[in-house]
Context: one part of a larger RNA
RNA sequence: CACCGCCCGUCAAGCCAUGGAAGUUGGGGGUACCUGAAGAAUGUAACCGCGAGGAGCGUUCUAGGGUAAACUUGAUAACUGGGGCUAAGUCGUAACAAGGUAGCCGUACCGGAAGGUGUGGCUGGAAUACCUCCUU
Numbered sequence: 001c002a003c004c005g006c007c008c009g010u011c012a013a014g015c016c017a018u019g020g021a022a023g024u025u026g027g028g029g030g031u032a033c034c035u036g037a038a039g040a041a042u043g044u045a046a047c048c049g050c051g052a053g054g055a056g057c058g059u060u061c062u063a064g065g066g067u068a069a070a071c072u073u074g075a076u077a078a079c080u081g082g083g084g085c086u087a088a089g090u091c092g093u094a095a096c097a098a099g100g101u102a103g104c105c106g107u108a109c110c111g112g113a114a115g116g117u118g119u120g121g122c123u124g125g126a127a128u129a130c131c132u133c134c135u136u
Stems, first nucleotide, its partner, number of pairs: 003099001005096001008092002011089001013086004018081003023076006031068005039061006047054002102123009
């Protein structure tokens, strides 16, 4: 490349990373309870020993093991959310000119989508009048 312009969003396709998440499956340190070898401590009449004591038995401590409910931290994951990118897909045409309903901001409701309407605000709207200022 100058309106045969520019341009917005949904939908469809592909690729990329990412959030949530039922479930599944690991790690970690504790808690409660159960169990508890060897050993140690302690108690003890009967058995042994002339005796010191020993055996046996009981109690306590305890490594380890088991059970339960939580906590914490990973992996994976049905499903799901948006994001980015990709010459020539679909639907409309919201914005840019008063863009054909001026636009935008806050808010509420509504709608395939851009969006629409109500309400309050702004001019970063046009037009007209007056005033002030700037450039020449």
Small-subunit ribosomal RNA, 3' minor domain from an uncultured Bacteroidia bacterium, 136 nucleotides, folded computationally.